[in-house]
RNA sequence: GCGUCAGUGGUGUAAUGGUUAGCAUUGAAGCUUCCCAAGCUUUAGAUCGGGGUUCGAUUCCCCGUUGACGCA
Numbered sequence: 001g002c003g004u005c006a007g008u009g010g011u012g013u014a015a016u017g018g019u020u021a022g023c024a025u026u027g028a029a030g031c032u033u034c035c036c037a038a039g040c041u042u043u044a045g046a047u048c049g050g051g052g053u054u055c056g057a058u059u060c061c062c063c064g065u066u067g068a069c070g071c072a
Stems, first nucleotide, its partner, number of pairs: 001071007010025004018055001026044006048064005
C1' cells in the first nucleotide's frame, strides 16, 4: 500500500429496516439480616464520526477513523 472482518452503557454481549435498543455485570436507593455475605425491588448509564437511500437506519450504501487478521 491492497483486501477481509469488527466498532452498541464503565465492562462483556444480543437485536435486525418500524423496539421504550434487550441481557448480564457495575453504580445508587430501598427491603431482608444482630452484622456481613447472598437474595429481592426500584433506578442510572450505550449504537465510532460525517453524508446518502428510505415514510422510517443500530441495521442498507459511500467516505473517514480505530482495532484485529491476511497478502505484498
Predicted 3D model of a 72-nucleotide RNA (transfer RNA) from Halicephalobus sp. NKZ332.
Rfam family: tRNA. Rfam links the family to the GO term triplet codon-amino acid adaptor activity. Rfam describes the family as follows. Transfer RNA (tRNA) molecules are approximately 80 nucleotides in length. Rfam classes the family as a transfer RNA.